[in-house]
Background:
Model confidence (mean pLDDT): 84 of 100. This is a predicted structure of a 74-nucleotide RNA (transfer RNA) from an uncultured archaeon. Rfam family: tRNA.
C1' cells in the first nucleotide's frame, strides 16, 4: 500500500441481506427464601449502536470518508 471480515451494555454476543419501539445470556443492584452463605426464583438500573457526513418521513441497518482491530496479499 491493497482484498476481505468485524466495531452494539461492563462482558460474550444477536439484530444489518430486506430500514419502522435498541435486544439475549452472563455479570451487576434490590427482594423473598435462610442461623448465615451460596444456588434458585421475582424484580431492577445500565446503550452517543466507533467516528463525521448523506439519503430518507424515519438510518444500529442503506451510500460516502475516516479511524481500531483480525486476516490475506505485495
Nucleotide at each position: 500500500g491493497g482484498g476481505c471480515c468485524u466495531g452494539u451494555a461492563g462482558c460474550u454476543c444477536a439484530g444489518c441481506c430486506c430500514g419502522g419501539u435498541a435486544g439475549a445470556g452472563c455479570a451487576c443492584c434490590g427482594c423473598u427464601c435462610u442461623u448465615g452463605c451460596a444456588a434458585a426464583g421475582c424484580g431492577g438500573g445500565g446503550g452517543u449502536c466507533c467516528c463525521g457526513g448523506g439519503u430518507u418521513c424515519g438510518a444500529a441497518u442503506c451510500c460516502c470518508g475516516g479511524c481500531g482491530g483480525g486476516u490475506c496479499c505485495a